The prediction has a mean pLDDT of 81. A computed fold for a 76-nucleotide RNA from an uncultured Alphaproteobacteria bacterium, annotated as transfer RNA. It was read from a public genome assembly. Rfam family: tRNA. It is annotated as a transfer RNA.
[in-house]
RNA sequence: GCCGCAGUAGCUCAGCUGGUAGAGCAGGGGUUUUGUAAACCUCAGGUCGGGAGUUCGAGUCUCUCCUGCGGCACCA
Numbered sequence: 001g002c003c004g005c006a007g008u009a010g011c012u013c014a015g016c017u018g019g020u021a022g023a024g025c026a027g028g029g030g031u032u033u034u035g036u037a038a039a040c041c042u043c044a045g046g047u048c049g050g051g052a053g054u055u056c057g058a059g060u061c062u063c064u065c066c067u068g069c070g071g072c073a074c075c076a
Base pairs, nucleotide, nucleotide: 001072002071003070004069005068006067007066010025011024012023013022019056027043028042029041030040031039049065050064051063052062053061
């Protein structure tokens, strides 16, 4: 340098054909218990990597850039 994959909540990951952004764990509160843990209930938490475009409407499609991983090439 070229090709491919990935980037969504603090962490690990879903999100189907473009149509209200979700789960588990972690965190706050509560119930229960003499108390703790566990269990159960509940709450909060998101510029969907950045920017632009298409569209009535984009996490999803297109372009570009950034980061990570893998492969290939170059290396007098």